[in-house]
RNA sequence: GAUGGCGUGGCGAAAAGGAUAACGCGCUGGUCUCCGGAACCAGAGAUUGCGGGUUCGAGUCCCGUCGUCAUCG
Numbered sequence: 001g002a003u004g005g006c007g008u009g010g011c012g013a014a015a016a017g018g019a020u021a022a023c024g025c026g027c028u029g030g031u032c033u034c035c036g037g038a039a040c041c042a043g044a045g046a047u048u049g050c051g052g053g054u055u056c057g058a059g060u061c062c063c064g065u066c067g068u069c070a071u072c073g
Stems, first nucleotide, its partner, number of pairs: 001072007010025003018056001027043005049065005
């Protein structure tokens, strides 16, 4: 340099173009307990890497770009 994959809450990880972007861990509050843990209940937290485009509607499709991984040169 070329081609391809990936990028979504703090971490991991779903989501055939269509309800409010799941779920697990973690975090916060509560119940329980002498205290803590476990268990149970409730809650906060993501404008989906960034910038455009297509569409009635985009995490998803298209273009550009950044990062990262793999293969090739």